[in-house]
RNA sequence: GGCCCUGUCGUCUAGGGGCCUAGGACACAGCCCUUUCACGGCUGCGACACGGGUUCGAAUCCCGUCAGGGUCA
Numbered sequence: 001g002g003c004c005c006u007g008u009c010g011u012c013u014a015g016g017g018g019c020c021u022a023g024g025a026c027a028c029a030g031c032c033c034u035u036u037c038a039c040g041g042c043u044g045c046g047a048c049a050c051g052g053g054u055u056c057g058a059a060u061c062c063c064g065u066c067a068g069g070g071u072c073a
Base pairs, nucleotide, nucleotide: 001072002071003070004069005068006067007066010026011025012024013023018056028044029043030042031041032040049065050064051063052062053061
C1' cells in the first nucleotide's frame, strides 16, 4: 500500500429502517434489610467513533475520515 471485518453507557453486550427520548448484566451512587459488613430488594447514573448522503423517518442502509483487528505483498 491492496482487500476484508469491527466501532453502542466505566466494562461486556442486545437491537440490522418506525415497536427505541436505545434494553440487559457487571461496576458506581443512594435508600431498605442487618448490631455492622456481606448477601438480597428498590431506585438512580450512564452510550450509538466522527462528517456527509439516501429516506417521510437512520444506532440500523450508502460514501468518506479516524481507530482497532485480520490477511496478502